[in-house]
RNA sequence: GUUGAUCAAGGCAAACCCGGGGUAACCCGGGGACGCAAAGCUAGAGGGCCCCAGUCGCAUCUUUGCAGAAUGCAAAAAGCGGGGUAGCCAGUUGCCAAAC
Numbered sequence: 001g002u003u004g005a006u007c008a009a010g011g012c013a014a015a016c017c018c019g020g021g022g023u024a025a026c027c028c029g030g031g032g033a034c035g036c037a038a039a040g041c042u043a044g045a046g047g048g049c050c051c052c053a054g055u056c057g058c059a060u061c062u063u064u065g066c067a068g069a070a071u072g073c074a075a076a077a078a079g080c081g082g083g084g085u086a087g088c089c090a091g092u093u094g095c096c097a098a099a100c
Base pairs, nucleotide, nucleotide: 001100002099003097004096011036012035016031017030018029019028020027021026034087040092041091042090046089047088048085049084050083051082052081057080058079062076063075064074065073066072067071
């Protein structure tokens, strides 16, 4: 350095339940362990996924529906913006050492 073993000392904590925050994704505290060798840290700028209420986050191009004089209203998808997730990948730092 690679790698991760029936090594040592230890660590974290999915689902679910209770309390709290948020519109929501989700987060925090307690209980609880499915798992994890980075399940440490980074979401103020790499990709992916998820969310957006309160009169609509923004814009108004497209599609659909309804009404119709101009055209208006509603919904959907994509976009943009904002947010969440590091236990999806990624970046970065790091404990131990059987084997190579």
The prediction has a mean pLDDT of 75.
c-di-GMP-I-GGC riboswitch aptamer, 100 nucleotides, folded computationally.
Rfam family: c-di-GMP-I-GGC riboswitch aptamer. Rfam links the family to the GO term cyclic-di-GMP binding.